[in-house]
RNA sequence: ACGAAGUUCCGGGGACGGUGAGAUUCCGUACCGGCGGUACAGUCCGCGAGCCGCUCGACCUGCAGCAGCAGGGAGAUCCGGUUGACUCGGUGAGAUUCCGAGACCGACAGUCAAAGUCUGGAUGGGAGGAACUCGAC
Numbered sequence: 001a002c003g004a005a006g007u008u009c010c011g012g013g014g015a016c017g018g019u020g021a022g023a024u025u026c027c028g029u030a031c032c033g034g035c036g037g038u039a040c041a042g043u044c045c046g047c048g049a050g051c052c053g054c055u056c057g058a059c060c061u062g063c064a065g066c067a068g069c070a071g072g073g074a075g076a077u078c079c080g081g082u083u084g085a086c087u088c089g090g091u092g093a094g095a096u097u098c099c100g101a102g103a104c105c106g107a108c109a110g111u112c113a114a115a116g117u118c119u120g121g122a123u124g125g126g127a128g129g130a131a132c133u134c135g136a137c
C1' cells in the first nucleotide's frame, strides 16, 4: 500500500444593542463556516442533513361479514427530484483555494413580530475520518 470482511471510537460553528405592548426573528453593528477532491475552498467539482415523489407499510376509522371495499396513516429501504452564495489585484509552473481588498450565502417546524446565531425534531441521522482485527500479496 490492497479488500464485496469485522470491531470500536470520533464526526457543526456563531449575538449583543436599539425601537416596540410584543422581536436574541425587524433595524444597527458584530460573529460563524460539515465531509471528500483539487495549490490550503462556506461561494469550484462532488457528497451529507432537510423537504417532495416512488415503493413498502404496522396501525386506525367506516361499510361489510369472516371474501373484501373505501379513506386515513406512524414509520422504513432503494431510486429519482429539489436544495444557497465571488469578484478584482498580487505571488506562483500551478490558486474562483494562498496574500490584499471589496462583496455574497445560509434547510424544515415553532414563536404576542419576519430567525445562519433562540427553541425543537436531535442523547437522532450523516458525508466521512481514525485506530485495531482478519484476509490476501
Stems, first nucleotide, its partner, number of pairs: 002135002005133006015029004030117002032106002034047004042104002050082004055076002059072005086102005108120003